This is a predicted structure of a 169-nucleotide RNA (FMN riboswitch aptamer (RFN element)) from a Peptococcaceae bacterium. It was read from a public genome assembly, where an Rfam model found it. NCBI's taxonomy places the organism under Bacteria, Bacillati, Bacillota, Eubacteriales, Peptococcaceae.
């Protein structure tokens, strides 16, 4: 220290004030705030060098690529649960038992499809949707007088990130 499988841990930020009103942290005025993960990414910065050069490292984009949570939609695998049906039983129930194979329902698990915002200028430079400077945009559902900032599904999933065994050299 490869690929591979396995376990742990971690893994979302943000509003105030006054107005109107029966009621708004949701309208409306003011003036703030906040950016998940993975890719990319020129100066500058670090380290080495054989040095106008090479090389490696860190950092570095809410709006450039993709992804992720929610919302639809449908498989497939497994578990449960009664039902439907079978069998037993009986005048006929009732009860007992199966419930493969049927239809459903629900919880777990794999994998998949849809759907889900937002960027220019102007500077540098060979070269920048990513520096730097301005201006500007965006921000799931559910609750509630209409919500990026409240309350909620959420001690919930996760992109992923990090270690640790295991294997093999």
């Nucleotide at each position: 220290g490869a690929a591979g499988u396995u376990c742990c841990u971690c893994g979302g930020g943000g509003g105030c004030g006054g107005g109107u009103g029966u009621a708004a942290u949701u309208c409306c005025c003011g003036c703030a705030c906040c950016g998940g993960c993975g890719g990319u990414g020129a100066u500058g910065c670090c380290u080495c060098u054989g040095a106008u050069g090479g090389a490696g490292g860190a950092u570095g984009a809410g709006c450039c690529c993709g992804c992720g949570a929610g919302c639809c939609c449908a498989g497939c695998g497994u578990c449960u649960g009664g039902c439907a049906u079978c069998u037993g039983g009986u005048a006929a129930a009732a009860c007992a038992g199966a419930g493969c194979g049927g239809a459903c329902a629900g919880g777990c698990g794999c994998a998949g499809g849809g759907u889900u915002g937002a960027u220019c200028c102007g500077g540098u430079g060979g070269g920048a949707a990513u520096c730097c400077g301005g201006a500007g945009c965006c921000g799931a559902c559910a609750g509630u007088a209409g919500a990026g900032u409240c309350u909620g599904g959420a001690g919930g999933g996760g992109a992923g990130a990090g270690g640790g065994g295991c294997g093999c050299u």